[in-house]
Order: sequence, then structure tokens, then C1' cells
RNA sequence: GAAGUAGCCCAGACAGUCGCUGGCGAUCGCGAUAUCGCGGGAGGAAGGUCCGGACUCCACAGAGCAGGGUGACGGCUAACGGCCGUCCGCCGUGAGGCGCGGAAUAGGGCCACAGAGACGAGCGUAUUUAGUUACGGUGAAACGCGGUAACCUCCACCCGGAGCAAUUCCAAAUAGGCACGCAUUGAUGUUGCUCGCGGAGCGUGCGGGUAGGAAGCUUGAGCGCCGGAGUAAUCCGGCGCCUAGAGGAAUGACUGUCACGCUGGCCGCAAGGCCGGUGCACAGAAUCCGGCCUAUCGGGCUACUUCACAU
Repeated sequence: GAAGUAGCCCAGACAGUCGCUGGCGAUCGCGAUAUCGCGGGAGGAAGGUCCGGACUCCACAGAGCAGGGUGACGGCUAACGGCCGUCCGCCGUGAGGCGCGGAAUAGGGCCACAGAGACGAGCGUAUUUAGUUACGGUGAAACGCGGUAACCUCCACCCGGAGCAAUUCCAAAUAGGCACGCAUUGAUGUUGCUCGCGGAGCGUGCGGGUAGGAAGCUUGAGCGCCGGAGUAAUCCGGCGCCUAGAGGAAUGACUGUCACGCUGGCCGCAAGGCCGGUGCACAGAAUCCGGCCUAUCGGGCUACUUCACAU
């Protein structure tokens, strides 16, 4: 220098203008929420909803069957199908990568093409007292105690169901329910009263449900730094921090300058300089957390490998 391997980081910055959504404070004309001010406001995957848990409700003495899942050995963890270490097998010159890694003497099934014959012994040739012995092109496997469990199965271990639209609380109007009272001897409505007209229901209370509101809701298996144990995953201790909580669902738009990538022109021997153009991904919280998988313009860091060259 070239080509790679493994792990990790960033995901534009600043200023101005106009907005959106919560919180706090102030003011007023006190608004089913006005005006002003201050401060908070998406991710590495918030995604797919694939796996595991927290939490909630339902069910539940215990055990078994059915069904589903996992599968080397040891460890980590709240748990896992995740992660770490080691072994084994395969791939790679290598750094490394991949794993469908229990059992084939419990039993059943299957074994493409080729081959006379493919699972259980038969067949052909030679040979022998004797189906006695030897050999047989092909094929992964052939005259055998073969292969396949990602075919059923067996073994060991694990698994109750539904999910925040869970669940809980407050609670109108209208309709319906129950109780009591009044009512064709006219309640009640029509206008406050009388008349008149209509007229079979009306009033009060209670309870359930709906609209609507509130809780669940973000302090947590949390984050940062330091120290310790361990090969590591991970765990322990100390100090510091609070970092969206909307809910038909806010987190945005524009302008300018700078940064970065690509690119055009001019100048310059060159390094480079000046003037432009264009791009800046994937995506977007919805109860929370641990993983896996998938998407992603570009840029950067660390360790290591192979090859080439120079000393």
C1' cells in the first nucleotide's frame, strides 16, 4: 500500500421566523381552559410482533393424558429458542465464520439417479460332503448387525388461558327495570292562574349500563463515571443523574451560515484555492423491559489476518 476479519461509535451543528404537545408559574374579563413567560418533547432500530419476562384479570389440592417447544458440555440471567466459554463437525491460506450437535440394538416408514437386485433376503459366476466359501460392473449405501430422527417415534427437560382495547374507580342526558305515592271521582300537558281543549299516565327514590372523565403511565431487571471479582457473558460496591408520557395520538415547517458526500467550471507544475449545482438514509414512541430478525445515504474509531514492497 492492497484485500479482508471482528467489535464499536455518529446519524448533521448553530442562528432567526412561524407553529404543535405536556409540565410549572404569573395575569385577567376565570374560559369544559384564555393570554404571557420559563423549561421538557422519538430510535438505533421506536419497525416486524418471532421468542422470553414484569404487570393485570380469569382458572387452579395434587397427579396424569393430549398438545406445543427445547436438545453437545459448563456457565450467565427475572426468563428465554438469548448471551458467554469450551469441545466436536464443516468452510476459509488466515484473522475468523457456520451448526438442522440426544437416541438407529424399542418399534414403524423411506432410500432419488445409476444398477439384474435398495432393505431383506434373494440373484449371477466359481467352489464345496454341505446355501459351504469367495467374488460381483453400479451406487452415498450391495449380498451387512448400512443410511435417514428437518418422517413418525423414543428419552430428558420446560410450558394453565387471555392480554393495557388487560384491569380498576367516578359518572350525565335519553330509553328501559324495581319500589313507593298520585291518577278516568281526570293525574298530567297546553300559559303564572281560571275556563276551554287534549288526555293515560305522572312524580320521587334506588340500582345496572352507555357517552364522558380519571387511574394503570413511566423511578426502572434504569442511565453515567470509578473501583473490585470473573477468560467472558455477567455480578458486587461507591458516587452522581432523572432522560417523552401523547392518547384518534404532539415531537414540525421555512430561511441563512457552516460541516460532510457526489459533481461541473476556472486558476495552479503540484499540494491546493475560488465560484456554482445537488444530496444528507432507514424510519417514527403508544403499558414497560430482555433478546432475535429485518431496513438503513454516508462517515469515523480500535484490534487482528493475508499478500506485495522498502529498510
This is a predicted structure of a 311-nucleotide RNA (Bacterial RNase P class A) from a Betaproteobacteria bacterium. The prediction has a mean pLDDT of 79. NCBI's taxonomy places the organism under Bacteria, Pseudomonadati, Pseudomonadota, Betaproteobacteria. The model forms 93% of the base pairs in the Rfam consensus. It is recorded under the gene name rnpB.